[in-house]
Order: sequence, then C1' cells, then structure tokens
RNA sequence: CCAUCUGAAAACACAAUAACUCGUAUAACUGUGGGAAUAAGGCUCACGAGUCUCUACCAGACGACCGUAAAUCGUUUGACUACGAGUGUCAAAAUAUCAUUG
Repeated sequence: CCAUCUGAAAACACAAUAACUCGUAUAACUGUGGGAAUAAGGCUCACGAGUCUCUACCAGACGACCGUAAAUCGUUUGACUACGAGUGUCAAAAUAUCAUUG
C1' cells in the first nucleotide's frame, strides 16, 4: 500500500405515515398608483405594508350610499398556508387471549 473478515460509531438511501380537531400567525386586514363600470353599476391590474412566518390576502348574501360624478362603505358567513399539540389510520415488532392444524 492492497484485499478479506469481525466489532463500534456516524451519514445516506428505501417502505408506510389517511383523515379530523385545537392553538399560534392575520385582523382573509390595510396604503399607493394605472385603467374600467355607473342606480340593471360599484370592478380590474400592479407595487408596498402587515406575521419571530412560507404562502395567501378572496368569494357569497344582505344593507347603505352615490341622481350619472368619482369615489365607495357597513354587517355577516365561508378558506388556504406555515408552525406546534392532540385524536387517529397505515407499517413493523412484542405480549396476552381465542380458534384451527401438526
């Protein structure tokens, strides 16, 4: 230096990990700019801000308001995503019991 064997440790890879509930974040909220509609209307595009946070930042219903102009507002119901916890499924192993066979 090379090969093989044994032991230990570490790393990597592989199979399965359904679904639900709760908590935290965020208020599904908010600022600005361009464009658009006009009481049968009230949208659309983009950039910010908000979270020890990736993503998302919308939809429906009801009501108000605006007398045709450029501006919307209130109430209510309904999510996704990130992290944590729980229930629980699947997989593997062990134990106990029952049944069958040897």
The RNA shown here (Purine riboswitch aptamer) has 102 nucleotides and comes from Salipaludibacillus aurantiacus. It was read from a public genome assembly, where an Rfam model found it. It matches the Rfam family "Purine riboswitch aptamer". From the family's description: Riboswitches are metabolite binding domains within certain messenger RNAs that serve as precision sensors for their corresponding targets. Allosteric rearrangement of mRNA structure is mediated by ligand binding, and this results in modulation of gene expression. A class of riboswitches that selectively recognises guanine and becomes saturated at concentrations as low as 5 nM. In Bacillus subtilis, this mRNA motif is located on at least five separate transcriptional units that together encode 17 genes that are mostly involved in purine transport and purine nucleotide biosynthesis. It has also been shown that some members of this family are specific for adenine instead. Hence this family are termed purine riboswitches. For this family Rfam cites "Riboswitches Control Fundamental Biochemical Pathways in Bacillus subtilis and Other Bacteria" (Mandal et al., Cell, 2003). Of the family's consensus pairs, 100% are formed in the model.